[in-house]
RNA sequence: GGCGCUGUGGCUUAGUUGGUUAAAGCGCCUGUCUUAUAAACAGAAGAUCCGGAGUUCGACUCUCAGCAGUGCCU
Numbered sequence: 001g002g003c004g005c006u007g008u009g010g011c012u013u014a015g016u017u018g019g020u021u022a023a024a025g026c027g028c029c030u031g032u033c034u035u036a037u038a039a040a041c042a043g044a045a046g047a048u049c050c051g052g053a054g055u056u057c058g059a060c061u062c063u064c065a066g067c068a069g070u071g072c073c074u
Base pairs, nucleotide, nucleotide: 001073002072003071004070005069006068007067010026011025012024013023019057029043030042031041032040050066052064053063054062
């Protein structure tokens, strides 16, 4: 340099043939329980989806050129 793939709470993922309110597990926080901790149970907070532009009535989802990571080729 060329051809691909991935990017969504703190972490791991789902959601993608556009359609209201982005879901789950773990973690964090609070409470119950316990002498205490853990476990268990109940509850709360936390992502406007890598940044930008475009298409559309409407974009996490489609298009474009980027950024980061990664694979193959040279």
This is a predicted structure of a 74-nucleotide RNA (transfer RNA) from Xenopus tropicalis. Its mean pLDDT, the model's own confidence on a scale to 100, is 81. It matches the Rfam family "tRNA". Rfam classes the family as a transfer RNA. RNAcentral holds the sequence, with entries from GtRNAdb and Rfam. The gene name in the source record is tRNA-Ile-TAT-14-1.